[in-house]
Parts: sequence; C1' cells; structure tokens
RNA sequence: GCUGCGGGAGAGACCCGCGCGACGCGGGCGCCGUAGGAGCAAACCCUCCCCGGGAAUCUCUCAGGCACCAGGACCGCAGC
Repeated sequence: GCUGCGGGAGAGACCCGCGCGACGCGGGCGCCGUAGGAGCAAACCCUCCCCGGGAAUCUCUCAGGCACCAGGACCGCAGC
C1' cells in the first nucleotide's frame, strides 16, 4: 500500500413542479463537516522584509451529504 472483518461524527423522512409511482428528474429555501478539493501557523529559505515553503478531525463549503440503508477521514485485528 491492497483486501476482508469490527468500530466510526454532523446536518430538513423540508417545500414546489413533472411523473402512474418510486429511494426518479428539475427548481427553492435552510443546514452539516470525518471521502475528495482548496486555504494557512511555526520550523525552513532569505543579511532583513517581501516572495517562496508549510500540517490537521482547524477554516471554506467547490464537490459531497442532511430518517434507515449506504457512504465516511481515522482507529483496531487478520491476510497478502
């Protein structure tokens, strides 16, 4: 690193239209932060500043998500 198993957060089962109907499609308002993406502090660089560099579960909310299911960063166990 990959595979399997177990654990694993938040937020409207909101409204309107289409549709025979649906967990579908289109639109509206509200909201969430733990896939992905983006932003930055110190160290570092530089004679100094600027520039560069620079992590996260922090920040943004583009993407994604807001009953259950599923997904889910990350953690544990086993195998390769």
Predicted 3D model of an 80-nucleotide RNA (Glycine riboswitch aptamer) from a soil metagenome.